[in-house]
Context: one part of a larger RNA
RNA sequence: CUGGGUGUAAAGGGCGCGCAGGCGGCCCCAAAAGUCAGAUGUGAAAGAUCAAGGCUUAACUUUGACAUGUCAUCUGAAACUUUGGGACUUGAGUAUCAGAGGGGAAAGCGGAAUUCCUGGUGGAGCGGUAAAAUGCGCAGAGAUCAGGAGGAACACCGGUGGCGAAGGCGGCUUUCUGGCUGACAACUGACGCUGAGGCGCGAAAGCGUGGGGAGCAAACAGGAUUAGAUACCCUGGUAGUCCACGCCGUAAACGAUGAUUACUGGGUGUAGGGGGUAUCGACUCCCUCUGUGCCGAAGCUAACGCGAUAAGUAAUCCACCUGGGGAGUACGGCCGCAAGGCUAAAACUC
Numbered sequence: 001c002u003g004g005g006u007g008u009a010a011a012g013g014g015c016g017c018g019c020a021g022g023c024g025g026c027c028c029c030a031a032a033a034g035u036c037a038g039a040u041g042u043g044a045a046a047g048a049u050c051a052a053g054g055c056u057u058a059a060c061u062u063u064g065a066c067a068u069g070u071c072a073u074c075u076g077a078a079a080c081u082u083u084g085g086g087a088c089u090u091g092a093g094u095a096u097c098a099g100a101g102g103g104g105a106a107a108g109c110g111g112a113a114u115u116c117c118u119g120g121u122g123g124a125g126c127g128g129u130a131a132a133a134u135g136c137g138c139a140g141a142g143a144u145c146a147g148g149a150g151g152a153a154c155a156c157c158g159g160u161g162g163c164g165a166a167g168g169c170g171g172c173u174u175u176c177u178g179g180c181u182g183a184c185a186a187c188u189g190a191c192g193c194u195g196a197g198g199c200g201c202g203a204a205a206g207c208g209u210g211g212g213g214a215g216c217a218a219a220c221a222g223g224a225u226u227a228g229a230u231a232c233c234c235u236g237g238u239a240g241u242c243c244a245c246g247c248c249g250u251a252a253a254c255g256a257u258g259a260u261u262a263c264u265g266g267g268u269g270u271a272g273g274g275g276g277u278a279u280c281g282a283c284u285c286c287c288u289c290u291g292u293g294c295c296g297a298a299g300c301u302a303a304c305g306c307g308a309u310a311a312g313u314a315a316u317c318c319a320c321c322u323g324g325g326g327a328g329u330a331c332g333g334c335c336g337c338a339a340g341g342c343u344a345a346a347a348c349u350c
Stems, first nucleotide, its partner, number of pairs: 003322004007304002012318001014201004021194003025088001027086005033081002035077007042069001049065006091191001092188003096183004103177007110154001115149007125136002162169002206247006215241002220236004258317006266295011299306002323350003332343004
């Protein structure tokens, strides 16, 4: 390289938007680039193959034939691909009418709880643990009542429930704003899918500047435990956690399962729509679309398991893998304030 693969054995990019590229619905007409057929030219000789011949045979050699091409030119075919023109509506999109939602951003508001402060009552303990001690307390703690301050998070509802591309999103109100679903079939008429590079988003921790700081809490200190205890337990406690702006760009960023499309028995929950039967109406029942779970036919799988939300049957495009260690390291390059990230070997060794 060909091939075979990527849930768990090595292997799906963390996620999106999208240039190039690759691929692309149905019908008609044309062209003839790909494709196919024929003709002509050329494809040196030697070599190879076949048939004869010459050295006593063979090797060797002579003659003839054949073969050899992403080849050139010409003539033709038109199913498929392509290109041009025309048409269509089922793919895609738009409109209309409904609908659900912790989707995003900003501003404002609320109550419970913790902590602290002030005052009242009160008077000896509190706290903590397996047990203790450090710690707090007669300078009045803990308990309790009233008032105040401040920060952070939103109990119940709450649900293999909802929304989002992923990360993620949960008190309430308002403003701005993205996406989705159903019904209908009015409009456009293939406008589509994927997507190397590129651009953007991206938990936590971390970094810069300035704020903020209640609780929690790396580091740190002390008390215990222990042979020791740089831990687990306890008392404290600083960064940080919060906000604004700017970086970082990584995670078991997981469904360890790329995106899109089509097809392939069922059963049963649940969320949001639509239609129908019945009914005065509700309830209930039936059908259907979208999402989210469970169980399972066929099929697949090394097994576990997957099974219309496929890991089944196919197609298109991208990414990635190719024995273990060395190593996601060195070197170089690019990015970053740094921490570090991305790209990514070899010697050697089993």
Overview
RNAcentral holds the full RNA, with entries from ENA and SILVA. The part of an RNA shown here (small-subunit ribosomal RNA, central domain) has 350 nucleotides and comes from an uncultured Oscillospiraceae bacterium. Its Rfam family is "Bacterial small subunit ribosomal RNA". Its mean pLDDT, the model's own confidence on a scale to 100, is 87.